[in-house]
Molecule: c-di-AMP riboswitch aptamer (ydaO/yuaA leader)
């Protein structure tokens, strides 16, 4: 993690039912036009992320460089070699604040503590007081113009109505 524009539905609006009248609520019926109203899809604008050239950095002989799994091509043949498919996560990267070192363990999981991030009001200090998860991409990506691609979500609280279900106590 906002905004705008257009299309398409849906709700309202408008009529009736209905009583003197207005207001919910219900039921019917519903062309078009309307609405700071709703969903959905496209598209735009802002903002945020990755990919991506030379220069620059890195690197210095060249080549090679992770598992499975079928299939193809060479070879007499293999557990050899090379193709290019399809899974996978130890390498290796990426969003994020969300990393480290150490030391209780044999390892791990957890605990403890230092540095160091990060949140607690709009800036600064000091003190305190919480927090350092998750995800993703798939053998691979340094910067980075032009270009190409993604995202704008998700928690939390409080009030009231309706329904369904469980649990408890009492009583029979």
């Nucleotide at each position: 993690a906002u905004c705008c524009u257009g299309c398409c539905g849906c709700c309202g609006c408008c009529c009736g039912g209905a009583a003197u009248c207005c207001g919910c609520a219900c039921c019917g019926a519903c062309c078009c036009a309307c609405g700071u109203g709703u969903g959905g899809c496209a598209g735009g604008a802002g903002c945020g992320g990755g990919g991506g050239a030379a220069c620059c950095a890195g690197g210095u002989a060249a080549g090679c460089c992770g598992c499975c799994g079928a299939c193809c091509g060479g070879g007499a043949g293999a557990u050899c070699c090379g193709g290019a498919c399809g899974g996978c996560u130890c390498g290796g990267g990426g969003u994020c604040a969300a990393g480290u070192c150490g030391c209780g363990u044999c390892c791990g999981a957890c605990g403890c503590g230092g540095c160091c991030g990060g949140g607690c009001a709009u800036c600064u200090c000091c003190a305190g007081u919480c927090c350092g998860c998750a995800c993703c991409c798939g053998a691979c990506a340094g910067c980075u113009c032009a270009c190409c691609u993604c995202g704008c979500a998700g928690g939390c609280g409080c009030c009231g109505g309706a329904g369904a279900g469980g649990a408890a106590a009492g009583c029979a």